Predicted 3D model of a 123-nucleotide RNA (c-di-GMP-I riboswitch aptamer) from Candidatus Brocadia. Rfam family: c-di-GMP-I riboswitch aptamer. Rfam links the family to the GO term cyclic-di-GMP binding.
[in-house]
């Protein structure tokens, strides 16, 4: 310097959960706790995941309301026709609260990659 973690020692870190506090939130800090970790050390550069905000605009399905068309129950007839009101279906519009996408701001290093540093043992 590069690789490895079989063995040993001294130790180190600390998931879930819980208490207190901070934050809209993801989450974080401290106490307890200990699932695990040889980089579970430190860093948000790339990806992933998560959160918040935006909504004027986009996509999507749902709900409510409205408009319209066809059909239908019904009425009626020789054929037609009519069809208030209700219902099925289609289309369009409005509103609502969602979801997705987008943008912005964050969180996560115990999701992965990355570059940086490091203990012991060993080749």
């Nucleotide at each position: 310097u590069c690789g490895c973690g079989a063995u040993a020692a001294g130790g180190g870190c600390a998931a879930a959960c819980u208490c207190u506090g901070a934050g809209u939130g993801a989450u974080c800090a401290g106490g307890g706790g200990g699932c695990g970790c040889a980089a579970a050390g430190a860093a948000a550069a790339g990806g992933g995941u998560c959160u918040u905000u935006u909504a004027a605009a986009c996509a999507u399905a749902c709900a409510a309301g409205g408009a319209u068309a066809u059909g239908u129950a019904g009425u009626u007839u020789a054929a037609g026709a009519u069809g208030a009101u209700g219902c099925c279906u289609g289309u369009c519009c409005u509103u609502g609260a969602g979801u997705g996408a987008a943008a912005a701001a964050g969180a996560u290093a115990g999701c992965c990659u990355u570059a940086c540093u490091g203990c012991c043992g060993u080749g």